[in-house]
Molecule: FMN riboswitch aptamer (RFN element)
């Protein structure tokens, strides 16, 4: 430089106010938050992670599948559903005096991926 293969570190944000009510950071009004990669800068393209649930496996992991939310109009420009400007829209499971994207739990977990180290090969 390429390859594979071990390892080692990193590796997800959010309820503040006011209303009802016996009770709600849950409901109602405002609020507030966007993992990775890729592409002109992305929560809504495209493709990945987590959570569930299914087969196989040596039941320690390991490989496959399932399922898995939402965005238009206008402007610049070669190029933007990504930038700029206006307006929308979404969010796993389980718990709970009352319905959860922001509490509480699985989870001091686990993963995409990023950086590095070693080792091989020219």
């Nucleotide at each position: 430089a390429c390859g594979a293969a071990a390892c080692u570190u990193a590796g997800g944000g959010g309820c503040g106010a006011g209303g009802c009510g016996u009770a709600a950071u849950u409901c109602c009004u405002c609020a507030c938050c966007g993992a990775c990669g890729g592409u002109a800068c992305a929560g809504u393209c495209c493709g990945u992670g987590a959570a569930a649930c299914c087969u196989c496996u040596u039941u320690u992991u390991g490989a496959g599948g399932u399922c898995c939310g939402a965005u238009u109009g206008g402007g610049u420009g070669a190029a933007a559903u990504u930038c700029c400007c206006a307006a929308a829209c979404c969010g796993a499971c389980a718990g709970u005096u009352a319905u959860a994207g922001u509490c509480u739990g699985g989870a001091u977990g686990g993963u995409a991926u990023a950086a590095g180290u070693u080792c091989g090969u020219u």